A computed fold for a 75-nucleotide RNA from a Candidatus Bathyarchaeota archaeon, annotated as transfer RNA. It matches the Rfam family "tRNA". The prediction has a mean pLDDT of 83. It was read from a public genome assembly. Taxonomically the source falls in Candidatus Bathyarchaeota (Archaea, Thermoproteati).
RNA sequence: GGGCCCGUGGCUUAGGAUGGUUAAAGCGUUCGACUGAUAAUCGAAAGAUCAUGAGUUCAAAUCUCAUCGGGCCCA
Numbered sequence: 001g002g003g004c005c006c007g008u009g010g011c012u013u014a015g016g017a018u019g020g021u022u023a024a025a026g027c028g029u030u031c032g033a034c035u036g037a038u039a040a041u042c043g044a045a046a047g048a049u050c051a052u053g054a055g056u057u058c059a060a061a062u063c064u065c066a067u068c069g070g071g072c073c074c075a
Stems, first nucleotide, its partner, number of pairs: 001074007010027004020058001029045005051067005
């Protein structure tokens, strides 16, 4: 330099071929219940610029392009 893949709560991932109010789950965090106490368990809550920008569209996490970051392969 060329090709391909990935980027979504603090962490790990789903959703993305098929665009449609409200982005889902596990772990973790906080509060409460339970316990002599802790853990486990149960209930509730908080927590997301869906990498950034632009485009298409009535409507974009989802489609298109560019950029940034990471990974793999080739040279």